Order: sequence, then structure tokens, then C1' cells
RNA sequence: GUGAGUAGGUGGAUAACCGCGGAUGGAUUAGAUCCAUCUGAGGAAAGUCCGAGCUCCACAGGGCAAGGUGCUGGGUAAUACCCAGUGGCGGUGACGCCAGGAAAGUGCCACAGAAAAUAUACCGCCUGUUAUAUACAGGUAAGGGUGAAAAGGUGAGGUAAGAGCUCACCAGCAAGAGGGUGACCUCUUGGCUUGGCAAACCCCACCUGGAGCAAGGCCUAAUAGGGGGAGAGGGUGCCCUGACCGUUAUUAUCCCCGGGUUGGCCGCUAGAGGCAACUGGUAACAGUUGCCCCAGAUGUAUGGUUAUCUAAAACAGAACUCGGCUUACUGCCUACUCACCCUG
RNA sequence: CGGGAUGUGGCGCAGCUUGGUCAGCGCGCGUGCCUUGGGAGCACGAGGCCGGGGGUUCAAAUCCCCCCAUCCCGACCA
Repeated sequence: GUGAGUAGGUGGAUAACCGCGGAUGGAUUAGAUCCAUCUGAGGAAAGUCCGAGCUCCACAGGGCAAGGUGCUGGGUAAUACCCAGUGGCGGUGACGCCAGGAAAGUGCCACAGAAAAUAUACCGCCUGUUAUAUACAGGUAAGGGUGAAAAGGUGAGGUAAGAGCUCACCAGCAAGAGGGUGACCUCUUGGCUUGGCAAACCCCACCUGGAGCAAGGCCUAAUAGGGGGAGAGGGUGCCCUGACCGUUAUUAUCCCCGGGUUGGCCGCUAGAGGCAACUGGUAACAGUUGCCCCAGAUGUAUGGUUAUCUAAAACAGAACUCGGCUUACUGCCUACUCACCCUG
Repeated sequence: CGGGAUGUGGCGCAGCUUGGUCAGCGCGCGUGCCUUGGGAGCACGAGGCCGGGGGUUCAAAUCCCCCCAUCCCGACCA
């Protein structure tokens, strides 16, 4: 210098004028209007894929069902998230991706092929019968062929030909010893080998009650709170146990038809909040101290014009609130690392 | 704002649970036969890579994940 990898940041700024939502204060005041000050979208506000807070469903315990997660250790309110590690695979490398159990059981493995998991024999190789053989019987699985996958791999010995039949190395399995919290790693010994699929059922371990701010509560209206039907051993999937609530009826609750309202307040934003320093920890993160207040609408605000900054452009707009993940995205900046080339 | 479902030729649907030699059915379309001609009928044929992308698997319309589009349901009786 070129090309990569990982992590992170920014997401226009300033000034003037016009306009909008909210809060506070003041004036006029029946509502309401006006003035002043302060404040007013995001890194994803999105998808709603996970996890929680909060609220209601009357409560507690146990079992079943259903669903989810899945290497190990840690972090956290919690998670399918994050951090650190282990093993495998890919990459020259920085680095990235994947992850329980197939030796508990069941099932599946199309076509092709002799055979698809209790092994087996089409061609071939070898032996025997017979005079030879394209015939028959037997041995074999090294070679060919089929397939995504063929019953450990390579080499040597051995043999009629062959074969873990024997041996060496390698892979895998079992046992023992050592190291590590653990996943796992190392060494020794042994018998010779036990295919794939669990994002198939399943097994093992752990987790999960349901609904959602249109939850739910209060106030004030309107109509007709009306008609018909079901309806008790009822009360957040089913069952059991206990206590609790409700009830023998114009009840709770559910369904159908019809009517009315389209209001106000709370929930609603100070929070597992943000920033900085120090301490502990490899890190995620935690603790202490100090400082700060940062939208809260409901026909739903956050915008427009001009000037300057070289250029102002992407994806996109809060609706109860947080923590993650995923997806979308302009121009640029920073740090660390890797490979190659050039120069000294 | 919250919850749920669907996507397969031009149109309407099946196949997905149990992955395979599997993409099929009806209507429609084209060609031919039949008819004096048309319709009906008969025979043959074309037309989809299963909404898009990724993963698991030997193999995916089907199983898993992420997006996209369309549709449906939900106010209150204070």
C1' cells in the first nucleotide's frame, strides 16, 4: 500500500422566521383563550420471535397432558440472551459455524443393488467332481459393480484363494491411573469393531397456569340495560386432595336477538433509569460514591422555509413499560488483528 | 394497539399429520375427431418448482428458523 476479519461509534450541526403536543407560572375568566419559560422519537420506535414487570382470572399442594430449552462453567429479575471455555467442521490466517442420548426401545432409509443392519453373494477369485468346461457343489469378501451410505482404514505377514486370521500404525469402544469445578484432555492395558436419521416417535435433565393496558379501576351519561334460550356439584387444559367463595334461582356464567353511548379521570411514565469515577472479576457483570431528569398523545404533536458548514442525503415515526434476538439501512469515523506485496 | 389464519398452473382446491420413484383434481386454454355450422361429447396436449431466503437430511410442497403479502377477530353497558 492492497485485500480481509472482529468490535464499536455517529445517525447531522448552528442561526433566524413560521407552526404543533405537553408541563409550570401569570392574565382575562362559566367553558375557554392569550402571554412567558422549559421540554418534545429511534438505533432500530419495526417484526412480535423470546424473557420479565404490571393487572385481572378466588387459593394452595400433587399428578397427568401439552409446549419449550439442550456441550461445560458463569452472568442476570429472567431468557431461546450475554461472557469465558471444551470438542468437531470450514478458512493460508485473523476468525466463523455447529453441539444431550442412535450400546433403552419403536420406526424409517425411495430408486438402484446380491445385501440397507439378525447381514449377504450378481460378476470375480480359489478348491473339488468330471476328459475339458460356458455345468454342479463348497470356500471367500481382497477386487469390480449399485448407491447418499456397503459392516473399521493403510501396510506387511499369512493362505488353495482370502479374511483382525496374525502383527505395526491410525480411528473408534471398554477398563484403570493422572489432570481439570466441569465439558473434556493425557497415558497404560484389553478385546478386535458395535452405519445414518431424534429440525421421526421417544429417553434423560431443566423450565413453563391462562389472558392481555381494547388488562383493570373510578366518575358521569344515554337507552329499555330489554326480550328469548341453556344453566350447578360451578369457580384460569384434565384429574385428585384440602381450605375458601357462590348457589337452589328473574342467581353466577354462556349463546342469540334488539337498544343505547362513541364521554372524562386513573393506570401513564422516576425506571431491573442514564452518565462519570473508583473497586472486584479474564469477561459478561456486580458493588460504592457523585451528578442528572430524559415525550406521554387519544381525529392522535415532534414539522416547514432560508443561510453557512465541500454534501445533508439511508432505513424509518413512540401508544403500558423494560431486557434481548431478528430484520431494514446512507455517508463516514475509530480501535485491534490477519494475509500478500513494496521500500528502508 | 392486541390476537389468529392462509399463501400450490389463469381461477377454485387436494397433497403437508406418516419426507422418496408424487406434484394431482375440477373449471378454463390449445389441437384433432364428430356436426351443414355452433354447442355438448370423445381423444390428445400445453401450462406451476409449491409466496421469498436460509438450515436439517442422501433427499423438503411436507420438518425447523427468518422475512414478505393477504385475510379474519377483538370497544363499552360505566
Predicted 3D model of RNase P RNA and transfer RNA as a complex of 422 nucleotides.
Rfam match: Bacterial RNase P class A. Rfam classes the family as a ribozyme.